[in-house]
C1' cells in the first nucleotide's frame, strides 16, 4: 500500500429500516441494619465524527478517525 472486521452509557453486551435505544455490572439517593455487607425500590448516563438514501437510519451507502486481522 491492498482486502476485510469492529466502534452503542463509566465497563461488558443486545436491538427485522418504525423500540420511550434494552440487559447486567457500576455509580447516586432512599428503605432495611447499631455499623458495614447483602437484599429491595427509585434514579443516572450512550449510538466514533461528517455527509447521503429513505416518509422514517443504531441498522443501508460514502468519506474521515481509532483499533484489529490477513496479505504484498
Nucleotide at each position: 500500500g491492498g482486502u476485510c472486521c469492529a466502534u452503542u452509557g463509566g465497563u461488558g453486551c443486545a436491538a427485522c429500516g418504525g423500540u420511550u435505544a434494552g440487559c447486567a455490572c457500576g455509580c447516586a439517593a432512599g428503605a432495611u441494619u447499631c455499623u458495614c455487607a447483602a437484599u429491595c425500590u427509585u434514579g443516572u448516563a450512550a449510538u466514533a465524527g461528517g455527509g447521503g438514501u429513505u416518509c422514517g437510519a443504531u441498522u443501508c451507502c460514502c468519506c474521515u478517525a481509532u483499533g484489529g486481522a490477513c496479505u504484498a